RNA sequence: UGAGUUGCGAAGGCGAUCGCCGGUUUCCGCUGGAAACGGGAGGAAAGUCCGGGCUCCACAGAACAGAAUGGUCGAUAACGUCGACCGGCCGUGAGGCCAGGGAAAGUGCCACAGAAAACAGACCGCCCGGUGGACCCCGGUCCAUCGAGCAAGGGUGAAAAGGUGGGGUAAGAGCCCACCAGCAGCCAGGGUGACCUGGUUGGCUAGGUAAACCCCAUUCGGAGCAAGGCCAAAUAAGAGGGAAACCGGAGCUGUUCGUGCCGUUUGACCCUCGGGUAGGCUGCUUGAGCGGACAAGCAAUUGUUCGCCUGGAUAAAUGAUCGUCCGAUCGGUUACGGCGGCAGAAUCCCUGCGGCCAACCGACCGACAGAACCCGGCUUAUUUGUGACUCAAGGU
Numbered sequence: 001u002g003a004g005u006u007g008c009g010a011a012g013g014c015g016a017u018c019g020c021c022g023g024u025u026u027c028c029g030c031u032g033g034a035a036a037c038g039g040g041a042g043g044a045a046a047g048u049c050c051g052g053g054c055u056c057c058a059c060a061g062a063a064c065a066g067a068a069u070g071g072u073c074g075a076u077a078a079c080g081u082c083g084a085c086c087g088g089c090c091g092u093g094a095g096g097c098c099a100g101g102g103a104a105a106g107u108g109c110c111a112c113a114g115a116a117a118a119c120a121g122a123c124c125g126c127c128c129g130g131u132g133g134a135c136c137c138c139g140g141u142c143c144a145u146c147g148a149g150c151a152a153g154g155g156u157g158a159a160a161a162g163g164u165g166g167g168g169u170a171a172g173a174g175c176c177c178a179c180c181a182g183c184a185g186c187c188a189g190g191g192u193g194a195c196c197u198g199g200u201u202g203g204c205u206a207g208g209u210a211a212a213c214c215c216c217a218u219u220c221g222g223a224g225c226a227a228g229g230c231c232a233a234a235u236a237a238g239a240g241g242g243a244a245a246c247c248g249g250a251g252c253u254g255u256u257c258g259u260g261c262c263g264u265u266u267g268a269c270c271c272u273c274g275g276g277u278a279g280g281c282u283g284c285u286u287g288a289g290c291g292g293a294c295a296a297g298c299a300a301u302u303g304u305u306c307g308c309c310u311g312g313a314u315a316a317a318u319g320a321u322c323g324u325c326c327g328a329u330c331g332g333u334u335a336c337g338g339c340g341g342c343a344g345a346a347u348c349c350c351u352g353c354g355g356c357c358a359a360c361c362g363a364c365c366g367a368c369a370g371a372a373c374c375c376g377g378c379u380u381a382u383u384u385g386u387g388a389c390u391c392a393a394g395g396u
Stems, first nucleotide, its partner, number of pairs: 001392010012325007020040002023037006042368001046379002049377005054224004066220005071085005086100001087098004101215002106213002108209003123154002125150002128147009162180006181205001183202008228282004238273005243264001246267001247263003251259002289308008326366002329363006337357003341353004
């Protein structure tokens, strides 16, 4: 200098003006209004994918079904998260990835190619025998065909049923043997454990696939702040009450008016209760909280102590404009500038090419995105700074 890996951080600053939403205090002519002070989004507030708090409902116990998870030890309120470690795979490396139990319980599947893809198989090939033919050095070679044997070699494939060497055989083959790899059992040592190291025995060998069915183990009741609680216009059912007037009943009188009486298991009306729609209050933000110091631990994390209070709105506020500074990009000026590089016949001068440099001016840009009960994670989106480490090349 270039290419990477991984950790940590910031999320434009300041001022002025005009607004928006809560809070506190004060004042006023008080269903309200004004002033002052102070506060007002995130690292992901997002996706709603996991886990928990909280709330209501359900719940004797057991089993089935269903879903999720799956190395070990730890952390935690809990987790499918995190930390450390183990094993496997990838990378030259820093590092990264792994649903990482079981394929010698059972079933299924393994495209294309290939003879054969799983109780193996035979295209080329190798070997033996029969028959026919050709040749010559006359008992062998070659060709064709038929029958039997083999799986070493070739070829196909992501994968072809251990590897190397020797024996063996007509040719061959774990057919036999030695060593190696791998598997299973046992033993010893180390580790809390996953597991590691070593020894020994065995049969000679066991394909892959379980985010395919399945088997094993573990975990899991449901719904969610539109949970839930309270107040309460309107209105229906229902309960209690009232009698001035309406209505109904019978009377004074045959009718009307009038008049007094009675009626709510006999109406309408009125009152109260009840009920709970609109609306309001609550839940609601002091919390597994944040920051510092110390201690324990490799770490995740935990403990002690000191300090701090930091959105709570409900169709939803947290903004806009201007100035200035900061940062990125582009253009111009200083500039017929300075610096160093390459090429040209070429050390300087000269010419050409492409590069770097500071200040000033101007333009433009400053991402992703918006809390809605609250926390812990994961995932996704996105601008930028910086530390450590790795690899490569060059210089000293």
The RNA shown here (Bacterial RNase P class A) has 396 nucleotides and comes from a Pirellulaceae bacterium. Its Rfam family is "Bacterial RNase P class A". A reference for the family is Frank and Pace (1998), "Ribonuclease P: unity and diversity in a tRNA processing ribozyme", Annu Rev Biochem. A source record names the gene rnpB. Of the family's consensus pairs, 94% are formed in the model. Taxonomically the source falls in Pirellulaceae (Bacteria, Pseudomonadati, Planctomycetota, Pirellulales).